[in-house]
Context: one part of a larger RNA
Molecule: large-subunit ribosomal RNA, domain IV
Organism: Myxococcales bacterium
RNA sequence: CCCUGGUUAAGGAACUCGGCAAAUUGACACCGUAACUUCGGGAGAAGGUGUGCCGCUGGCGGUUAGUAGAUUAACUCUACGAAGCUGUUGGCGGUCGCAGUGAAAUGGCGGUUGUGACUGUUUACUAAAAACACAGGACUCUGCGAAGUCGUAAGACGACGUAUAGGGUCUGAUGCCUGCCCGGUGCUGGAAGGUUAAGGGGAUAUGUCAGGGGCAACCCGAAGCAUUGAACCGAAGCCCCAGUAAACGGCGGCCGUAACUAUAACGGUCCUAAGGUAGCGAAAUUCCUUGUCGGGUAAGUUCCGACCUGCACGAAUGGCAUAACAACAUCCGCACUGUCUCGACCAGGGACUCA
Numbered sequence: 001c002c003c004u005g006g007u008u009a010a011g012g013a014a015c016u017c018g019g020c021a022a023a024u025u026g027a028c029a030c031c032g033u034a035a036c037u038u039c040g041g042g043a044g045a046a047g048g049u050g051u052g053c054c055g056c057u058g059g060c061g062g063u064u065a066g067u068a069g070a071u072u073a074a075c076u077c078u079a080c081g082a083a084g085c086u087g088u089u090g091g092c093g094g095u096c097g098c099a100g101u102g103a104a105a106u107g108g109c110g111g112u113u114g115u116g117a118c119u120g121u122u123u124a125c126u127a128a129a130a131a132c133a134c135a136g137g138a139c140u141c142u143g144c145g146a147a148g149u150c151g152u153a154a155g156a157c158g159a160c161g162u163a164u165a166g167g168g169u170c171u172g173a174u175g176c177c178u179g180c181c182c183g184g185u186g187c188u189g190g191a192a193g194g195u196u197a198a199g200g201g202g203a204u205a206u207g208u209c210a211g212g213g214g215c216a217a218c219c220c221g222a223a224g225c226a227u228u229g230a231a232c233c234g235a236a237g238c239c240c241c242a243g244u245a246a247a248c249g250g251c252g253g254c255c256g257u258a259a260c261u262a263u264a265a266c267g268g269u270c271c272u273a274a275g276g277u278a279g280c281g282a283a284a285u286u287c288c289u290u291g292u293c294g295g296g297u298a299a300g301u302u303c304c305g306a307c308c309u310g311c312a313c314g315a316a317u318g319g320c321a322u323a324a325c326a327a328c329a330u331c332c333g334c335a336c337u338g339u340c341u342c343g344a345c346c347a348g349g350g351a352c353u354c355a
């Protein structure tokens, strides 16, 4: 010097990112217990008092010698029940120590806010969470040889189930709610019209060729065969027409105006499918920003309450509240302490030195 423990004057979080670590609290009995609340909770809330040993004296219970009664057949049954022993719970008095749950085991507490309702689940070996799940809600598919899934198939699961069932997706207890937009993308429906494949269809053209013409080169050329393949007929899809947002998603700009100023209920104009409703808001979202005001502190980039100028909240990609709950996150207080002022000492084990 390091590790593991123990003690520490005065102060008591001044430490630090942060009370991390440590300390405090602690058992049992009694008294007592707030806001809020889904009336269950919150709650062991908080906060107090007592606790050893000895003596005396009560209450309640167990056991039964006995007493009484009963259809007594019985070593039977029922009721009461002394003493002793015993269990439990009081009262009074005394007594010892610094200290009586005398050691050990054995909650520190309160207030505010955020998030997630809750118990639960998770990154085996750096993350336990606000992430996942959840009950509840909604949409959608599926009529049974179901949809969906696995498999080339047979077949299997779904399910020995049958729409109060099964699959998929989103949301996530509960309370109050969930606004506008179907132009784009998707999905669903659609009698017509446009486009459109294979296929059907075979017009036309070409090659060859009997034959014909020509002195010849060569030219014309029926049927057949072969090649080519026009018009026309062809489904779904797409175009098109509707519906649908708890489908994917989206939810404006500029200018002017009131008898102080400021502001604009009001007016004008452009654009859009429609221009963000309720609620919330410098927020787990606010850049400017340590916004401004108020609270808390002697002093507060955090915190709480407001304001609204929302860079860039917003309604099941859910919005806003919310009791209870949380090894969650934030801020404050009480108690407590070697975290610190600021160190010191002790014990054990290392390191180190020597052997």
Stems, first nucleotide, its partner, number of pairs: 001350008010341002014339001019336001027051005036041001038173001052095012066080005096100001108334004113329002115326002120132002136171007148157003174321004179251003184248002186244005193239003199233002205227004211220003252270005279313001280310001291307005